Predicted 3D model of RNase P RNA and transfer RNA as a complex of 451 nucleotides. Rfam match: Bacterial RNase P class A. Rfam classes the family as a ribozyme. Rfam links the family to the GO terms dimeric ribonuclease P complex, ribonuclease P activity and tRNA processing.
């Protein structure tokens, strides 16, 4: 200078008018309660204040927190699945290991089981699972003048097919061949070392043990009760019910008894409807600092606490400007293109509703850092 | 706020435990027929809703996105 990797930020700025949501306060009206100087509720004007995001989105997993069920445990379903930490929890995060891709910095992996079982492997191929022989290679018969053609057997070395063919390479041994046999490599089993551990490294032994597919099913081993803030709790007009007691009926009174309707006073469940659940001020908050700890993360003290309705604020309008882009065009330096400058335009993805940790999706651009390869000059 | 279900051809549906996708009906050609209709015979026609993993091979299996329909208080 080119090219790429890996992480972290940011997601225009001020200014003027109207307007909206919340909580706070002054004035003013209405109520209410206490009684008159006071406290509550609403309502209306002014005044200052605060007022979306990395994804508020999808709702894909996890927890808080309500509520309902449960004596244990187990089957059903679900998710997961190398080893270790981390957390409030997790399938999410961090370090490690193994495998593949990349020259490399790095990056991706649902990364247990296929002699528990049942099941699949189209077409091609001789043969797709207790192996088989299609062109081949050797052998022995018979024919033949030879080439060669039939036939017995005996091999998987070569060639073919397929995505995949029963260990791979090179010997050595054989009519030809084979793990028949050596060596190294692969597989297995056991030792020994290094590690907490997955797994890594070295000897030893075994002559190969019998192919894939579990992201269809299943099997094993972790985890998982159910439903959600329109969850749920507290207070209650009205209506209907139930009780007394008035009153009415029992053709006169009084007890008795009965009650269609009427008042009054009281019950309990509980409609509309209000709180609270609700906004984070004792919380897995959030920031900047110091310890631990490779890290994820954890501990100490300081500091802040700054959106919240319940038909749902968060906003239009105009100016001034900063970074990029783009259309017309002016200089200059040079002739793909770059500097300066003027002008019309664009400037994303998107919008909180119980609240958090994640993960996925979509984002116009901008800006930092750390690495890794390649080229050249010094 | 939640929870479910679907996407195959121009329209209506099928597709089994992965092996290369059809059926009706609609087009278009040709034939019977004096002529159109019915009928007969043949053809056309699909990024399987987009992307990505899994596999040797994905309408089917799995993760993500997108679309459309339904419910529940």
């Nucleotide at each position: 200078c080119a090219g790429g990797c890996a992480g972290a930020c940011u997601g225009g700025a001020c200014c003027a008018u109207c307007g909206c949501u919340g909580a706070g306060u002054u004035u003013g009206g209405c109520u209410c309660g206490a009684c008159u100087u006071c406290g509550g509720g609403u309502c209306a004007c002014g005044c200052g204040c605060a007022g979306a995001g990395g994804a508020a989105a999808g709702u894909c997993c996890g927890g808080g927190c309500u509520c309902c069920g449960g004596a244990g445990a187990a089957c059903a379903u679900g998710a997961c699945g190398c080893c270790g930490g981390c957390u409030a929890a997790c399938g999410a995060c961090c370090g490690g290991g193994c495998g593949c891709c990349g020259u490399a910095a790095g990056g991706c992996g649902a990364c247990a089981g296929a002699c528990a079982g049942g099941g699949c492997c189209a077409c091609a191929g001789a043969a797709a699972a207790c192996a088989a022989a299609c062109c081949g290679c050797c052998u022995g018969g018979a024919g033949g003048a030879a080439a060669c053609u039939c036939u017995u057997g005996g091999u998987a070395a070569g060639g073919g097919u397929g995505a995949a063919a029963a260990g791979g390479u090179g010997g050595u041994g054989u009519a030809a061949g084979a793990g028949a046999c050596c060596a190294c490599c692969g597989c297995g089993g056991g030792c020994g070392u290094a590690g907490c551990a997955a797994u890594g490294c070295g000897g030893c032994c075994g002559g190969c043990a019998g192919g894939g597919c579990a992201a269809a099913c299943c099997u094993c081993g972790u985890c998982a009760g159910g439903a959600g803030c329109a969850a749920a709790a507290u207070c209650a007009a009205g209506c209907a019910g139930c009780a007394a007691c008035g009153g009415a009926a029992u053709g006169g009174u009084u007890c008795g008894u009965u009650c269609a309707a009427c008042g009054u006073u009281g019950c309990g469940g509980g409609u509309c409807g209000a709180u609270u659940g609700c906004c984070u001020u004792c919380g897995a908050a959030a920031g900047a600092a110091c310890c631990c700890g490779c890290a994820a993360g954890g501990g100490u003290a300081c500091u802040u606490c700054g959106a919240g309705a319940c038909a749902g604020a968060u906003g239009a309008u105009g100016g001034u400007u900063g970074g990029u882009c783009u259309u017309u065009u002016g200089g200059g330096g040079a002739c793909u293109u770059c500097c300066c400058g003027a002008u019309c335009g664009a400037u994303a993805c998107a919008g909180a509703a119980c609240c958090c940790g994640g993960c996925u999706u979509a984002u116009a651009g901008g800006u930092c850092u750390g690495c890794c390869u390649g080229u050249u000059u010094u | 706020u939640c929870c479910c279900c679907u996407g195959u051809a121009g329209c209506u549906c099928a597709g089994u435990c992965g092996g290369u996708a059809g059926a009706g009906c609609a087009g278009g050609u040709g034939g019977c027929u004096g002529u159109u209709a019915a009928c007969c015979a043949c053809c056309c026609u699909g990024u399987c809703g987009g992307c990505g993993g899994u596999u040797c091979g994905a309408g089917u299996c799995c993760g993500u996105c997108c679309g459309g329909g339904g419910g529940a208080g």